Large-subunit ribosomal RNA, domain VI from a Minisyncoccales bacterium, 248 nucleotides, folded computationally. The source organism's lineage runs through Bacteria, Bacillati, Minisyncoccota, Minisyncoccia and Minisyncoccales. Its mean pLDDT, the model's own confidence on a scale to 100, is 89.
Context: one part of a larger RNA
RNA sequence: CGUAGAGUCUUGAGGGGAGUUCGAGAUAGUACGAGAGGACCUCUCGGAACUGACCUCUGGUCUACCAGUUGUUCUGCCAAGAGCAUCGCUGGGUAGCUAUGUCGGGAAGGGAUAAGCGCUGAAAGCAUAUAAGCGCGAAGCCCACCCCAAGAUUAGGACUCAUAGAUUCCUCGAAGAUGACGAGGUAAUAGGCUGCAGGUGUAAGUGCCGUAAGGCAUUAAGCCGAGCAGUACUAAUAAAUCAUUAUA
Numbered sequence: 001c002g003u004a005g006a007g008u009c010u011u012g013a014g015g016g017g018a019g020u021u022c023g024a025g026a027u028a029g030u031a032c033g034a035g036a037g038g039a040c041c042u043c044u045c046g047g048a049a050c051u052g053a054c055c056u057c058u059g060g061u062c063u064a065c066c067a068g069u070u071g072u073u074c075u076g077c078c079a080a081g082a083g084c085a086u087c088g089c090u091g092g093g094u095a096g097c098u099a100u101g102u103c104g105g106g107a108a109g110g111g112a113u114a115a116g117c118g119c120u121g122a123a124a125g126c127a128u129a130u131a132a133g134c135g136c137g138a139a140g141c142c143c144a145c146c147c148c149a150a151g152a153u154u155a156g157g158a159c160u161c162a163u164a165g166a167u168u169c170c171u172c173g174a175a176g177a178u179g180a181c182g183a184g185g186u187a188a189u190a191g192g193c194u195g196c197a198g199g200u201g202u203a204a205g206u207g208c209c210g211u212a213a214g215g216c217a218u219u220a221a222g223c224c225g226a227g228c229a230g231u232a233c234u235a236a237u238a239a240a241u242c243a244u245u246a247u248a
Base pairs, nucleotide, nucleotide: 001151005161006160007159008158009157010156014148015147016146017145020048021047022046023045024044025043026042032037050105051104052103053102054101058099059098060097061096065092066091067090068089069088070085071084072083073082074081075080109143110142111141116136117135118134119133165242166241167240168239169185170184171183172182173181189235190234191233192231193230194229195228196227198224199223200222205218206217207216208215209214
């Protein structure tokens, strides 16, 4: 830009992905074989590697969370803190992201075939799977499974609306480099606040005990990023732009 209005939901021409393999048990120590050995078929179970999704579990990370701690500077001093030292170092750790963690996948089935195996059967009174005709038969081919998909210019279809709709702008996001996509713009979109979950692990101050370092109590305390809810307190104000015709 097109698909001669718009929104939502779709069909699938076509394209892509996947397609692997091992072991064990039963059948059965059966068929077969003198024995040694040892099946087809069918059923069941467990894996490997590969691959998709996810974070409940097991772990990792978690430089805006908590605690401990060394040196030093500063907040006048004590105490309590802050800065710097690889996040100073150390011990933990939510969300998120993750694998070594968890769950799933290959299949089954159908169609047409290859090599191969056949049925009927003449030419050629026989024979012959072939000449006419018919069948079985692969991890392969076409479907089937998963994904994309109407620029499939053959531009499809359905429903609803046309008193359409879309965008700028703003609040944001398990979306993202930016566009885009999604949730919203007076409402739970984000922040704040409250509650809960979860993390850390019993704050400061004060009291008591101890000469003191320190301990105990107040106190499962205090603090707390992303998590889950609730709540309009704050911010999504105000406004602008584009587009619109089937019914003719």